[in-house]
c-di-GMP-I-GGC riboswitch aptamer from a Bacillota bacterium, 83 nucleotides, folded computationally. Of the family's consensus pairs, 90% are formed in the model. The organism belongs to Bacillota, within Bacteria. The coordinates come from a structure-prediction model, not an experiment, and the mean pLDDT is 84.
């Protein structure tokens, strides 16, 4: 410094269930594995999901909530290969 076939250390946990918090979306715990080589960490860009507040009186708009396991972009890092 570049790579992730293989192999190993380690490690994370979708949809479920429960339970906390929260209007919601979702967030923590716990149980439980679909998968993940950054699914480790930050909402900054764009998406997306929700709409209490607020604007309206329309079943509407509208992030300051939320996703990092939607994509990009920043920071750190563990094996292993190659040079």
């Nucleotide at each position: 410094u570049a790579c992730g076939a293989a192999a190993g250390a380690g490690g994370u946990a979708a949809a479920c269930c429960u339970g906390u918090c929260g209007a919601a979306a979702g967030u923590c715990a716990g149980g439980g594995a679909c998968a993940c080589a950054a699914a480790g960490c930050c909402a900054c860009a764009g998406g997306u999901c929700u709409a209490a507040a607020g604007c309206a009186a329309a079943u509407g708009c509208c992030a300051u909530g939320a996703u990092a396991g939607c994509u990009g972009g920043g920071c750190u890092g563990c094996c292993g290969u190659a040079a």